[in-house]
The part of an RNA shown here (large-subunit ribosomal RNA, domain IV) has 327 nucleotides and comes from Metallosphaera sp. Its mean pLDDT, the model's own confidence on a scale to 100, is 86.
Context: one part of a larger RNA
RNA sequence: CUUAGGCUAGGGAACUCGGCAAAUUAGCCCCGUACCUUCGGAAGAAGGGAUGCCUACCAUUGUAGUUACGCUGCAGUGGUAGGUCGCAGUGACUAGGGGGACCUGACUGUUUAAUAAAAACAUAGGUCCCCGCUAGCCCGAAAGGGUGUGAACGGGGGCUAAAUCCUGGCCACUGGUGGUUGGUUAAACCCGGGUUCAACCGGGCGAAGCCCCACUGAAGGCCGGGGGUAACUCUGACCCUCUUAAGGUAGCCAAAUGCCUUGCCGGGCAAGUUCCGGCGCGCAUGAAUGGAUCAACGUGGUCCCCACUGUCCCAGCCUGGGGCCCC
Numbered sequence: 001c002u003u004a005g006g007c008u009a010g011g012g013a014a015c016u017c018g019g020c021a022a023a024u025u026a027g028c029c030c031c032g033u034a035c036c037u038u039c040g041g042a043a044g045a046a047g048g049g050a051u052g053c054c055u056a057c058c059a060u061u062g063u064a065g066u067u068a069c070g071c072u073g074c075a076g077u078g079g080u081a082g083g084u085c086g087c088a089g090u091g092a093c094u095a096g097g098g099g100g101a102c103c104u105g106a107c108u109g110u111u112u113a114a115u116a117a118a119a120a121c122a123u124a125g126g127u128c129c130c131c132g133c134u135a136g137c138c139c140g141a142a143a144g145g146g147u148g149u150g151a152a153c154g155g156g157g158g159c160u161a162a163a164u165c166c167u168g169g170c171c172a173c174u175g176g177u178g179g180u181u182g183g184u185u186a187a188a189c190c191c192g193g194g195u196u197c198a199a200c201c202g203g204g205c206g207a208a209g210c211c212c213c214a215c216u217g218a219a220g221g222c223c224g225g226g227g228g229u230a231a232c233u234c235u236g237a238c239c240c241u242c243u244u245a246a247g248g249u250a251g252c253c254a255a256a257u258g259c260c261u262u263g264c265c266g267g268g269c270a271a272g273u274u275c276c277g278g279c280g281c282g283c284a285u286g287a288a289u290g291g292a293u294c295a296a297c298g299u300g301g302u303c304c305c306c307a308c309u310g311u312c313c314c315a316g317c318c319u320g321g322g323g324c325c326c327c
Base pairs, nucleotide, nucleotide: 001322002321003320004319005318006317007316008315010313011312014311019308027051029049030048031047036041038162052084053083054082055081056080057079058078059077060076061075062074063073064072065071085089097306098305099304100303101302102301103300104298105297109121110120125160126159127158128157129156130155131154136147137146138145139144164292165291166290168223169222170221173220174219175216176215177214178213179212182211183210184209189204190203191202192201193200224242225241226240227239228238251285252282263279264278265277266276267275
């Protein structure tokens, strides 16, 4: 020097991307316990106290002897009182640090064997589509097989993701479903022309599809602009106009979504690009591509506080292994 440990005055996160690491806490018993809540939880919340050993007594369990008992033993358990030692009694080992908020995912679970455990996947629940069984879907040129010893309270497929409150407008485009007197229209067939036979030419008939007509969004998707206006000013309930299939509703927000942006106001700090609460013409939020909210839960992310500490001020000492030096 390195590695694994131990201790440290005073301070106590000033360290750092970040309390990373370490420290604190810790068992059992008693008291006590808030917001919130889906009434189950939250909760070991938080926060206090006690804990060894000796003696006596009380209660009690099992068992043996006596059985007449408030009996006598043995093995335990709980309690009360008195005493006793130490700095310290879960004396070593063992053994939760805690609290307040927000984002996100409901939860337990699953995942990149060997850089990612997560907010990703799954999930119960919701909803839509296909299917009446010689079905639908899947494997297989086929025979045949799976679902299926199944039969719609079933099977297959898509999306969303507990519960709670909800899920707005648009069918113009694309898709799906249904309809259709009409238009278009292949081969075959019929008729006419043509060919010594044919080829070929024209006409007729006419399926599906498409055109056409409807329906359909928890189908793919989409959900405007410019002016003016109230007796201070500002703002604009209101009016005009262009335009669309319809012009973003309820909600929510500088949010994991806001460029400008360290937006503006408030809070916390002496000082806060992060954080929390508001505001909202939102570059480019928004309703199962789900919207909002949410108790519980999380080796998830962010902020703050208490406790605690060699993370730091700022280093020092000790122990083991290695390195290094000598032989």

Lineage of the source: Archaea > Thermoproteota > Thermoprotei > Sulfolobaceae > Metallosphaera.